[in-house]
């Protein structure tokens, strides 16, 4: 320098045009003598950034940034 994949909640990830979700973690309540387990409820997201396509973009396209791998 070129190519490929990935970037979504604190962590690990799903979702691939029209409701942003799961598990673990966190907070509160119940339970216990207490902790843990268990039960109930809740908070937490500019979906990496900018632009484009579209009535509508996390999703499609382009560029950039970051991470990993491959080639030189």
């Nucleotide at each position: 320098a070129g190519g490929c994949a990935c970037g979504u909640a604190g962590c690990u990830c799903a979702g691939u045009g029209g409701g942003a979700g799961a598990g673990c973690g966190c907070u509160g309540c119940c339970u216990u003598g207490a902790c843990g387990c268990g039960g109930c409820a809740g908070a937490a997201g500019u979906c990496g950034g900018c632009g484009g396509u579209u009535c509508a973009a996390u999703c499609c396209c382009g560029c950039c940034c970051g991470u990993g791998c491959c080639u030189a």
Predicted 3D model of a 72-nucleotide RNA (transfer RNA) from a Myxococcales bacterium. NCBI's taxonomy places the organism under Bacteria, Pseudomonadati, Myxococcota, Myxococcia, Myxococcales. Its Rfam family is "tRNA". Rfam classes the family as a transfer RNA. Rfam links the family to the GO term triplet codon-amino acid adaptor activity. It was read from a public genome assembly.